[in-house]
Predicted 3D model of a 107-nucleotide RNA (TPP riboswitch aptamer (THI element)) from a Bacillota bacterium. Taxonomically the source falls in Bacillota (Bacteria, Bacillati).
RNA sequence: GGAGCACCGUGGGGGUGCUGGCGCAGGCCGGCUGAGACGGGCACAGGCCCGAACCCCUCGAACCUGAUGUGGGUAAUGCCACCGGAGGGAACGGUGCGGCCCUUUUC
Numbered sequence: 001g002g003a004g005c006a007c008c009g010u011g012g013g014g015g016u017g018c019u020g021g022c023g024c025a026g027g028c029c030g031g032c033u034g035a036g037a038c039g040g041g042c043a044c045a046g047g048c049c050c051g052a053a054c055c056c057c058u059c060g061a062a063c064c065u066g067a068u069g070u071g072g073g074u075a076a077u078g079c080c081a082c083c084g085g086a087g088g089g090a091a092c093g094g095u096g097c098g099g100c101c102c103u104u105u106u107c
Stems, first nucleotide, its partner, number of pairs: 001101002004097007011057004017032006038051005063088003069082004
């Protein structure tokens, strides 16, 4: 000096699904999976925007595409598996450790 590991700062990426009852307005009470299914506003073709929390940032399975895919299972759903290390996908800086690697100096 570096590999590696941990932490910090700043910045960035992402999803928010399925479903029962009551109500018939978008609200109340539940169930499933999950890290996350929350809150607010607008719309009134079923979505859009903002925020919170959470997850992820190239060592990248966070997330998207393929996909109205295939198999299994469920009340139902990316619920599980396959697809699949397939194609995409968002990072810089600093600090500490540094037993491993490289270089140099001294004894």

Notes: It was read from a public genome assembly, where an Rfam model found it.